About this RNA: This is a predicted structure of a 373-nucleotide RNA (Bacterial RNase P class A) from a Bacteroidales bacterium. Lineage of the source: Bacteria > Pseudomonadati > Bacteroidota > Bacteroidia > Bacteroidales. Model confidence (mean pLDDT): 76 of 100. Rfam family: Bacterial RNase P class A. Its family is annotated with dimeric ribonuclease P complex, ribonuclease P activity and tRNA processing in the Gene Ontology. Rfam classes the family as a ribozyme.

[in-house]
């Protein structure tokens, strides 16, 4: 220097013209006009997790079920998020211990990482056998002239994702944790550590599977801004009052009839509740950003200073033209010329995360290759 990986950050700009949504000021009776100033993101996205806020439900206790989470400690308002650490797995070069198996040390990557020694179930195909156990080949013993048969055997071969702990020695007819040392694994005790865990000693038995049921521990009411609160037109109108009309329907008042009265009925006016259109609010300054200092390995916390008006509701934040910048390709000795490209995407109550998309660029670290010294 080129390329690649990881992390953090940025993610086009200027001018002119024409527009859009709010705010302030002015003019106007009003409609509206004029001026000034403001107007998307790192993910505004997916709506996956957690919270604020709001309504509804339960308002006492317990059991069962359902869902989620699952190494430890810490951070945080909270989290299934983050930081630091522990364990495990894989890869890599050298080194160390060891006969070997295996272990140690270093770097990097990955890791839903409670329990398979609570119980139940399952383990396709292949294979003799997939688990209270297993003999296909081989090996060994016996019988038999032989073919073959009976028995022993899990060292070796073969099948398989997985084969009954590994390795060395003893032992044996041949073998086998059958015995012993070492190693892998589980449990107990002691010590170290806040803890996961590690080290040492003792001891035990051995397939896998919990992203099978299950067990253990912890947490969890439901809904979601179209939540909710307030104001409220026109039209119709429950109900109430006043006035007027009608006895044209009806009822009551008498034993019956008439008149009267009352209820009712019709209309007008007034009051009035609920609901609709519409409007206001919720709703934009917040667990807020930046910088310094202090504490902490870190996530983060404390403190001081300083900064900040997006708020639409059919849904504004744009369009056109020109110039410039970045990147790519071609041409050119160079200056430069021509062409292409300039991403992903578009707030809708707010906040913290996660995940996904993204032209191009900057910085830091690491790796590979090449060149120079």
């Nucleotide at each position: 220097a080129a390329c690649g990986g990881c992390a953090a950050c940025c993610g086009c700009u200027c001018u002119a013209u024409c527009g859009c949504u709010g705010g302030c000021a002015g003019a106007g009776c009003a409609a509206u006009c004029u001026g000034c100033g403001a107007g998307a993101g790192g993910a505004a996205a997916g709506u996956c997790c957690g919270g604020g806020c709001a309504g509804c439900a339960c308002a006492g206790a317990g059991u069962c079920g359902c869902c989620a989470u699952a190494c430890u400690u810490c951070c945080u308002a909270a989290c299934g998020g983050g930081a630091a650490g522990g364990g495990g797995u894989g890869u890599g070069a050298a080194c160390c211990u060891g006969c070997a198996a295996a272990g140690g040390c270093c770097a990097c990557a990955c890791u839903a990482c409670a329990g398979a020694u609570a119980g139940u179930g399952c383990c396709g195909c292949a294979g003799a056998a997939a688990a209270c156990a297993g003999a296909c080949c081989g090996c060994c013993g016996g019988a038999g002239c032989a073919a073959u048969c009976c028995g022993g055997u899990a060292a070796g071969g073969g099948u398989g994702a997985a084969a009954a702990c590994g390795c060395g020695a003893g032992g044996u007819a041949a073998g086998a944790g059958c015995u012993c040392a070492c190693g892998a694994c589980g449990g107990g005790c002691a010590c170290a550590g806040u803890g996961a865990u590690g080290u040492g000693c003792c001891u035990g038995a051995u397939g896998g599977u919990a992203a099978a049921c299950c067990u253990u521990a912890u947490g969890g009411g439901c809904u979601g801004a179209a939540a909710g609160a307030c104001c409220a037109a026109a039209u119709a109108u429950a109900c109430c009052g006043a006035c007027a009309g009608u006895u044209a329907a009806g009822g009551g008042u008498u034993g019956a009839c008439u008149c009267g009265c009352c209820c009712g009925u019709u209309g007008u006016c007034g009051g009035g509740g609920g609901g609709u259109a519409g409007g206001u609010u919720g709703a934009u300054a917040a667990a807020g950003g930046c910088a310094g200092c202090c504490g902490g390995c870190g996530a983060c916390g404390g403190u001081u200073g300083u900064c900040u008006u997006a708020g639409a509701u059919u849904a504004a934040u744009g369009a056109u033209a020109g110039g410039g910048g970045g990147c790519c390709g071609c041409c050119u000795u160079u200056u430069g010329g021509c062409g292409g490209u300039u991403a992903c995407a578009g707030a809708a109550c707010c906040c913290g995360g996660c995940u996904u998309a993204c032209a191009g660029g900057u910085u830091g670290c690491c790796g590979u290759u090449u060149c120079u010294u």

The gene name in the source record is rnpB.